Notes
Predicted 3D model of a 73-nucleotide RNA (transfer RNA) from a rhizosphere metagenome. Rfam family: tRNA.
RNA sequence: UCCAGCGUAGCUCAGUUGGCAGAGCAGCGGACUGUUAAUCCGCGGGUCGUAGGUUCGAGCCCUACCGCUGGAG
Numbered sequence: 001u002c003c004a005g006c007g008u009a010g011c012u013c014a015g016u017u018g019g020c021a022g023a024g025c026a027g028c029g030g031a032c033u034g035u036u037a038a039u040c041c042g043c044g045g046g047u048c049g050u051a052g053g054u055u056c057g058a059g060c061c062c063u064a065c066c067g068c069u070g071g072a073g
Base pairs, nucleotide, nucleotide: 001072002071003070004069005068006067007066010025011024012023013022019056027043028042029041030040031039049065050064051063052062053061
């Protein structure tokens, strides 16, 4: 330098067909109890890497750039 994959909650990841952004764990509150842990119930948490474009509508499609990983030279 070129090619491919990935980037979504604090962490690990779904979201496959463009149509209200989700799960588990973690956190917070409550129940339970001698206390803690475990268990159960509930709650909050998002610039979907950045900037543009397409579209009535973009996490999803297109372009450039940034970061990580792998490959080629």